[in-house]
Context: one part of a larger RNA
RNA sequence: UGACGGGGGCCCGCACAAGCGGUGGAUUAUGUGGUUUAAUUCGAAGCAACGCGCAGAACCUUACCUGGGCUUGAAAUCCCGAGAAGAUCGACCAAAAUUGAUUGUGCUCUUCGGAGAACUCGGUGACAGGCGCUGCAUGGCUGUCGUCAGCUCGUGUCGUGAGAUGUUCGGUUAAGUCCGGCAACGAGCGCAACCCACAUCCCUAGUUGCCAGCAGUUCGGCUGGGCACUCUAUGGAAACUGCCCGUGAUAAGCGGGAGGAAGGUGUGGAUGACGUCAAGUCCUCAUGGCCCUUACGGGUUGGGCUACACACGUGCUACAAUGGUAAGUACAGAGGGCAGCGAAGCCGCGAGGUGAAGCUAAUCCCACAAAGCUUGUCGUAGUCCGGAUUGCAGUCUGCAACUCGACUGCAUGAAGUCGGAAUCGCUAGUAAUCGCGAAUCAGCAUUGUCGCGGUGAAUACGUUCCCGGGCCUUGUACA
Numbered sequence: 001u002g003a004c005g006g007g008g009g010c011c012c013g014c015a016c017a018a019g020c021g022g023u024g025g026a027u028u029a030u031g032u033g034g035u036u037u038a039a040u041u042c043g044a045a046g047c048a049a050c051g052c053g054c055a056g057a058a059c060c061u062u063a064c065c066u067g068g069g070c071u072u073g074a075a076a077u078c079c080c081g082a083g084a085a086g087a088u089c090g091a092c093c094a095a096a097a098u099u100g101a102u103u104g105u106g107c108u109c110u111u112c113g114g115a116g117a118a119c120u121c122g123g124u125g126a127c128a129g130g131c132g133c134u135g136c137a138u139g140g141c142u143g144u145c146g147u148c149a150g151c152u153c154g155u156g157u158c159g160u161g162a163g164a165u166g167u168u169c170g171g172u173u174a175a176g177u178c179c180g181g182c183a184a185c186g187a188g189c190g191c192a193a194c195c196c197a198c199a200u201c202c203c204u205a206g207u208u209g210c211c212a213g214c215a216g217u218u219c220g221g222c223u224g225g226g227c228a229c230u231c232u233a234u235g236g237a238a239a240c241u242g243c244c245c246g247u248g249a250u251a252a253g254c255g256g257g258a259g260g261a262a263g264g265u266g267u268g269g270a271u272g273a274c275g276u277c278a279a280g281u282c283c284u285c286a287u288g289g290c291c292c293u294u295a296c297g298g299g300u301u302g303g304g305c306u307a308c309a310c311a312c313g314u315g316c317u318a319c320a321a322u323g324g325u326a327a328g329u330a331c332a333g334a335g336g337g338c339a340g341c342g343a344a345g346c347c348g349c350g351a352g353g354u355g356a357a358g359c360u361a362a363u364c365c366c367a368c369a370a371a372g373c374u375u376g377u378c379g380u381a382g383u384c385c386g387g388a389u390u391g392c393a394g395u396c397u398g399c400a401a402c403u404c405g406a407c408u409g410c411a412u413g414a415a416g417u418c419g420g421a422a423u424c425g426c427u428a429g430u431a432a433u434c435g436c437g438a439a440u441c442a443g444c445a446u447u448g449u450c451g452c453g454g455u456g457a458a459u460a461c462g463u464u465c466c467c468g469g470g471c472c473u474u475g476u477a478c479a
Base pairs, nucleotide, nucleotide: 001479002478003476004475005474007473008472009471010470011469012468013467015463016462019426020425021424022423023422026317028315029314030313031312032311033310034308035307042053043052064303065302067300070297073127077126078125079123080122081121082120083119086103087102088101089100090099091098107116108115109114129292130291132290133289134288138286139285140281141280142279143277145275150189151188152187153186154185155184156165157164158163169180170179171178195269196268197267198266200237201236202235204233205232206231209227210226214224215223216222240263243257244256245255246254247253319419323378324377325376326375327374328373329372335366336365337364340359341358345354346353347352385416390411391410392409393408394407395406396405432455433454434453435452436451437450438449
């Protein structure tokens, strides 16, 4: 100087408390451990591994295993030889591979002999190749403490020196934020602001919107007509403790009020200091070293990654009446669409099929939002709750759904009656609850992830305690 303390003081954070809803019990989805296996590819390991890499494992992916095959190799550069390239039809095989026949001659230069470019085949080695090892050799990228308020430097001063001071102190703040004081005076990286979205208004602009006012109407903004409103998207205004009162040291600020769409960082996002964990990644990529080179490389078939006495994590669905079910009826936002979205109509109980209009999209489509509201029914029961499991029959995608896809119909109807010890999330348009969309993607295991809107709470006395953190101080046999 740090680190640590079941030392002290001050202060924060859904840290506790106050509340609301969960997990832990059940079924199931998914990840992991373990076990099994020819293989169940590999990585991730307290928080910060475990719906994680994987924003899509039937083949492919694929790195693993089995079998049958290749050795200058699937792809690169150089050299030699042959042939343009290419196209069509076979044989054999599980495919890869092996092998045969037919056809075909282009471009540039030309001394018409040929040469060359591109491409294909064969050969020879130099070389390629490696998701092989080392993340404790590395770059890059990332997690974490933590969006915590800290981390430092120059000069000066003090100290023999390590170092200190500044950065401590009194107030204050979300903040090393600002004010005052001070052997310090300044500065840098962080904080804040500048950026994006939302909330109000104005200007500009109307192939979206509007009976707002007029007219027509097949009652649909459908048409004429019009940009007033909504909206869309460019620009601008607006919030700064600016104003008032109180308080404070006359300061910084704090409490209250006015006006205002918004008030004291308006709300949310993006933004992550010096560093820590030899944290993670050599399976994105790059890369040193080591290792393999008829194999640890490369192509292929089938299998595996989907196994299953079990254990754990994260979710979905439930256990019902604030509900199930039947009928009727209302209201979103944000997205996506040409190898695409696919309307109306018709067929099917349905998944879906047929059909083809429109749409490169404020125009058309996906696309009926659901919870809600109205009416009926069920009457506390393993039920008209719950839907696992299983049988049969089908639909769709795709060379191909046996291992191993999703969905539909009929039948079947399991566990489950609110969950021990323990434990998690959340402070407002939040929790809870309800549906919608997208990426990946032929299809899908999506209940995941990322977004979008609808309905919409309770509680916070307070900081004694648990956890994490910041500042000062104290002790130390620790570094």

The part of an RNA shown here (small-subunit ribosomal RNA, 3' major domain) has 479 nucleotides and comes from an uncultured bacterium. RNAcentral holds the full RNA, with entries from ENA and SILVA.